Predicted 3D model of a 141-nucleotide RNA (c-di-AMP riboswitch aptamer (ydaO/yuaA leader)) from a Fimbriimonadaceae bacterium. The source organism's lineage runs through Bacteria, Bacillati, Armatimonadota, Fimbriimonadia and Fimbriimonadaceae. Its mean pLDDT, the model's own confidence on a scale to 100, is 77.
RNA sequence: CAGAGCCAACCGUCUAAUUUCUCGAGCAAUCGAGGGAGCGGGGGACCCGUUAACUUGGGGUGAAUGAGGCUCUAUUGAGUCUCUAGGGUAACUCUUGGCCCGAACCCGACAGCUAACCCCGUAGGCGUAGCGAGAGUCGGG
Numbered sequence: 001c002a003g004a005g006c007c008a009a010c011c012g013u014c015u016a017a018u019u020u021c022u023c024g025a026g027c028a029a030u031c032g033a034g035g036g037a038g039c040g041g042g043g044g045a046c047c048c049g050u051u052a053a054c055u056u057g058g059g060g061u062g063a064a065u066g067a068g069g070c071u072c073u074a075u076u077g078a079g080u081c082u083c084u085a086g087g088g089u090a091a092c093u094c095u096u097g098g099c100c101c102g103a104a105c106c107c108g109a110c111a112g113c114u115a116a117c118c119c120c121g122u123a124g125g126c127g128u129a130g131c132g133a134g135a136g137u138c139g140g141g
Stems, first nucleotide, its partner, number of pairs: 011127004018037008038122006048112001057110001058107004066083007086101004091137007
């Protein structure tokens, strides 16, 4: 001087997943328990909708749906590749280019919408590149 890896903090990012109070632990950072606010989700009338379903069960969170090919397997099925509905990319909206994601889990025979009402969650992950352009809006200096 260069490269790679790891850790921490700031900042940023996906997401509903932020903030505050009380108590306890701790040198501190912070952690645990409980409550509130904010944000998010589910159940649940009249009316409306459905007029059907009953093992090929049905339903929920989420952007994460669907199609085709190849390999393995007796089959069910599993793995993998390509594309795709849809989604993300620094206040917000739209257009556009680039780069990415296109999973996972839960309920347990059961749920349309749904006021009152009832219940639940507030995890986790990622980034020394983090994107660029145009039009408009809001806010601050």